[in-house]
């Protein structure tokens, strides 16, 4: 060179027939248990902006179909794996 796959919160990883992201788990931070602690439960955890209500971004980058796109089509970029 050409062919495939895969890129979603701090991390793993779901959402796969296009229809509420981030489900569930680690980890964090707060609490309740305890004389203290482990270990257990229970709550919260994307980014920004706002005193607060509440607003706006956001699935590898930019584009583009579509009422609607993490999914679909198109170029690039990153890693694997085949071929030459």
């Nucleotide at each position: 060179g050409c062919c495939g796959a895969a890129g979603u919160g701090g991390u793993g990883g779901a959402a796969u027939u296009g229809g509420c992201a981030g489900a569930c788990g680690c980890g964090c931070g707060g609490g309740a248990c305890u004389c203290a602690a482990a270990a257990u439960c229970c709550c919260g955890u994307a980014u920004c902006c706002g005193c607060a209500a509440g607003g706006a971004u956001g699935u590898g980058u930019g584009g583009g179909u579509u009422c609607a796109a993490g999914u679909c089509c198109c170029a690039c970029c990153u890693u694997c794996g085949g071929c030459a």